The RNA shown here (SAM riboswitch aptamer (S box leader)) has 95 nucleotides and comes from Ligaoa zhengdingensis. Of the family's consensus pairs, 94% are formed in the model.
């Protein structure tokens, strides 16, 4: 890197450092931010994998994750609400 499978509309800080840009990527729009972004530490939210007790819990351990649906739109289909497809996130297997 590539395949397969599952999920993507819930949750999650009024901490502490630091100081300017982020929302993956392109295009469009939208929007966060010095009432301090992005990061890193704490912190905390979930429960895919193991573990422990068991059919549902637990949260200890590996990971994820903490504005806005995966922020929206792009491709098919519909008046349109939607829907499905792509593409891309995370897990667990595999080559």
């Nucleotide at each position: 890197c590539c395949c397969u499978u599952a999920u993507c509309a819930a949750g999650a800080g009024c901490g502490g450092c630091g100081g300017a840009g982020g929302g993956a990527a392109c295009a469009g729009g939208c929007c966060c931010u010095g009432u301090g972004a992005u990061g890193c530490c704490c912190g905390g939210c979930a429960a895919c994998c193991u573990g422990c007790a068991u059919u549902u819990g637990u949260a200890a351990g590996g990971u994820g994750c903490c504005a806005a649906a995966u922020c929206c739109u792009g491709c098919g289909g519909g008046a349109a609400a939607c829907c499905g497809a792509g593409a891309g996130a995370u897990g667990a297997g595999g080559a």
It matches the Rfam family "SAM riboswitch aptamer (S box leader)". Rfam links the family to the GO term regulation of gene expression. The sequence is in RNAcentral, with records from Rfam. The prediction has a mean pLDDT of 86.